[in-house]
RNA sequence: AAAUAAUUGAGAGUGCGUAAGGGAACUGGCCCGUUGACGCACGGCAACCUGUCACAAAAAUAAAAUUGAUAAGGUGCCAAUGCCAGCCCGUUUGGGGACGAUUUGGU
Numbered sequence: 001a002a003a004u005a006a007u008u009g010a011g012a013g014u015g016c017g018u019a020a021g022g023g024a025a026c027u028g029g030c031c032c033g034u035u036g037a038c039g040c041a042c043g044g045c046a047a048c049c050u051g052u053c054a055c056a057a058a059a060a061u062a063a064a065a066u067u068g069a070u071a072a073g074g075u076g077c078c079a080a081u082g083c084c085a086g087c088c089c090g091u092u093u094g095g096g097g098a099c100g101a102u103u104u105g106g107u
Base pairs, nucleotide, nucleotide: 001107005103006102007101008100013042014041015040016039021032022031023030026086027085028084029083043078044077045076048074049073050072051070052069053068054067082099087096088095089094
């Protein structure tokens, strides 16, 4: 960098700095923001991966997959469904797709 798989409607506070923007890209909306957003630090949320424990399996011993727990480590995340919509099918509500983000393993 491109591709695959899974997830993507729940959850998550203080302080510091700075000063005008921010909510992925584009478009149309709609929100957040001088009552200081965005950013950073600490803190927290969560359980994708590792670890540990348990279950399981096994003639025995010791292991593996699966499942569950834990939360020590690696990410990630901490307004609103990924804020809503855009394309296709259906037709109040819906389903699929495209695009994005995150994680693990590969090239």
Molecule: SAM riboswitch aptamer (S box leader)
Organism: Spirochaetota bacterium